[in-house]
Predicted 3D model of RNase P RNA and transfer RNA as a complex of 449 nucleotides. It holds a member of the Rfam family "Bacterial RNase P class A". Rfam links the family to the GO terms dimeric ribonuclease P complex, ribonuclease P activity and tRNA processing. The prediction has a mean pLDDT of 79.
This record gives sequence, structure tokens and C1' cells, in this order.
RNA sequence: CAGGUUGGUCGGGCGAUCGCAAGAGGCAGCCCCUUUUGAGGAAAGUCCGCACUCCAAAGAGCAUGGUGCCGGGUAAUACCCGGGGUGGAGCAAUCUGCCGGAUAGGGCCACAGAAACAGACAGCCUAAGCGGAUCUCAGGAUUCGCCGGCAAUGGUGAAAAGGCAGUGUAAGAGACUACCGGCGCAGAUAGCAAUAUUUGCGGCCAGGCAACCCCUGCCAGGAGCAAGGCCAAGCAGGAAUGAUGAGGCUGCUCGCUUCGUUUGAAUUCCGGGUAGGCCGCACGAGGGGUUGGGUAACCAACCCUCUAGAUAGAUGAUCGCACACGCCAUAACUUGGCGGGACAGAAUGCGGCUUAUAGACCGACCUGGGGC
RNA sequence: GGGCGCGUAGCUCAGCUGGUUAGAGCGCACGGUUCACAUCCGUGAGGUCGAGGGUUCGAGUCCCCCCGCGCCCACCA
Repeated sequence: CAGGUUGGUCGGGCGAUCGCAAGAGGCAGCCCCUUUUGAGGAAAGUCCGCACUCCAAAGAGCAUGGUGCCGGGUAAUACCCGGGGUGGAGCAAUCUGCCGGAUAGGGCCACAGAAACAGACAGCCUAAGCGGAUCUCAGGAUUCGCCGGCAAUGGUGAAAAGGCAGUGUAAGAGACUACCGGCGCAGAUAGCAAUAUUUGCGGCCAGGCAACCCCUGCCAGGAGCAAGGCCAAGCAGGAAUGAUGAGGCUGCUCGCUUCGUUUGAAUUCCGGGUAGGCCGCACGAGGGGUUGGGUAACCAACCCUCUAGAUAGAUGAUCGCACACGCCAUAACUUGGCGGGACAGAAUGCGGCUUAUAGACCGACCUGGGGC
Repeated sequence: GGGCGCGUAGCUCAGCUGGUUAGAGCGCACGGUUCACAUCCGUGAGGUCGAGGGUUCGAGUCCCCCCGCGCCCACCA
């Protein structure tokens, strides 16, 4: 210098004019005037987790749902950080999939194939047993068949019963032996642990799917700010069910509690009225900086700081200047002209994840080339 | 704002417990029947199963994530 990987930051700037919303002030109040403030990294999807509110400041068991290597972080998580095992991509930096149990049990594995979990199609063998034929001195030999034995070799398939060498045998085979690979049990060393290394024993070697049921460890009570509380305005009630009953409490059993027991609780249905205000609701797991601890996520101490609250929903538009970017022309990294700002828009708040995103800047690292 | 559901041919729908060319009716095209049209008969085309990724030997079906569409939810007596 070129190409690449990765982490982070910003994501339009300045000025003028005209507008919008809220707060404060000028007033006791309105109009009006002045002044201050006014979207995001995702405000989005609502996929997770909390706070908060009501039901009992929340209980027990089952069901149900979620989750799953290990350790740490956190208010909490399916998130983050670090580590482990096992695959994949890349020369590399680096990126990325999966990870409780298939020896608790059930289920499935289409087609093909003999067989999809314990089987024999082709094939190999005729040792043992039975029968026949031939030879033969009776014993026996050869051969055929039956009954059988075997799982090495072939073929099928996504997947086929550890690999290889030897012993062995009628033929063979972990049947046996050595080595290698895997599994299980017991131990040692390192580590908090997952796990790694290693020693001994056992021929234990019978596949895959748990994003099928299931088993197991852990977690989860339900609903959600249209939660919930207060005030104002306005109207018209009716029907059904209904009493050891109904609601809170989705499913069941308990338990607690509230209301009610015929002068009628509560639920459902039909009908009627309102479409207003205040709180919740903006100081919070808040933001920035320094120091310290920690590999890191993160935590602690100290200092500074306050920064949107609309309710059909404000946060905008135009012009000028410079800059980034794209296109065209031109003799070169030059000049000129034209175009022109990515994704997007708070609605109780917060922490994550995921998705969308023109472009700019900074740090670290890798590969290749060149120079000193 | 919050909660829930659905996407398969032009339209309306099937598709079972994942299993190997995804079906049905209407519609469409062509041919026949008719003097002609309709009816009727026959033949045929037409689908990335809304999009993408994953699990699996195999996905319309199972899991994740986007896109589009639809439904419900206020208070008072």
C1' cells in the first nucleotide's frame, strides 16, 4: 500500500424565516407576548425477562408450559461474559452449528433390501445325525440328498452388527489372542466444575430419531397501564340461571378471602347512558466522568448532571452555505454540471434478543506485495 | 397500547401420527355434440404450499424468524 476479519462510535452539520406541543414567566384567569425544552439505535416485532398494579404484598399438590455442557454476572432471563466437548467454512485473523437421558418404557425408520434390530437372498461348509449310490477285506473312502451349521464376501439403503493381523474351524465368527478405536465400572493427577491425561478391570461392542411421546434436573400463580385509583356528567330497565352458592382463581383437588342466602350475591344475554378531567406518568436497576477490583460480563466508591410526556396523538416545512454519496462529460487522484440525504416515528418504564438500516470515523488483528 | 387467530391452483376448501408425482368442486383452454348458444361428454394446462433458515434420510405438516390479512379488549347504572 492492497485485500480481509473483528470490536466500538456517529448516523446528518451551521444559519435564517414560518409553524406545532408542553413547562415557566408577564396577569387572579383567557386571548396574546417572551423564554426554555422537544424521538431512536432500533422508538419496530411483541420473542423473552423484570419493575409496577389488582386479585391473599401469592399459599400446597397435580396437570400444563418453558428450559437444559460447566462456572460466573444480573432485579431477572431463553440474555451477557469466560471456559469445555464435538462437527463445519477459511491460507490465516476469525466466524459458525450442536451439546441432560436412546442401558426406564412406548412409538417410528417410506422405497429398496434377506433383515431397520436381532435377520439369512446370493454365497461358504457338509463336521455331528439320518437315508441312498459306488468302491472295498468287516473297518473305511468318494459322492448325492435330507436335517443342518456360518455370517467372512457380495448386493440394497440415509443408516447393516467395531477395525486390522493371527490362532482356530468342515466353513466361519470377539469364539480366542495382540494392537488400535469406542463404552461401562473403579482409581490417580490437574481443574471450583464441565472436562482432559492416565492406570487397572470387564469382550461389554445391539444403529438412528427425544425441534415424536416420554423420563429427569431447574424455573414459572393469573391477568395486564384499555392494569388500577379518584372525580364529574348522563340514562331505563328487562330476561335466564341461582343458594354447603358465586367471584377472586386459565384446568382439577385443597386452602384463604369477599359478597350473599329469596327484601336476590354473582354470571350470561338483550337494552340504555358517557366518549370528559386528574392520578398512575417521567429521579430511574437513570446518564456522564475518575479511581479501584475482576481475564471479561459486571461490581464498588466518589464527583458532576436532570434530559419528551402527546391522548387521535406535538417534535415539521422552505431557503442559503459547506461536507459525504451517486450519475454524466472532460487529458490524469483535475474541473464543471445534475441529482440528493439510510432505516425509520415515543404512548407506563426498564434490561435483552431478533429484524430493517445510505454512509462516515476510530482501535486491534490476519494475509499478500514493496521499502528501510 | 395489549391479547389472539389465519395464509395451499384464478376462487372456495381437503391434505390423518412427517413418507417420495400435493388433491376436490367451480372457473379457464381445446376437442366433440348443436343450424347456433347453453347444458352434457372427453382431454389438458395451471401450485417455489406467503418468504427465509434449521431439525430429519425425507417438511405443506415439526422448530425459529420475517411478511401480509383478520378478530377481540373502555367506563357508568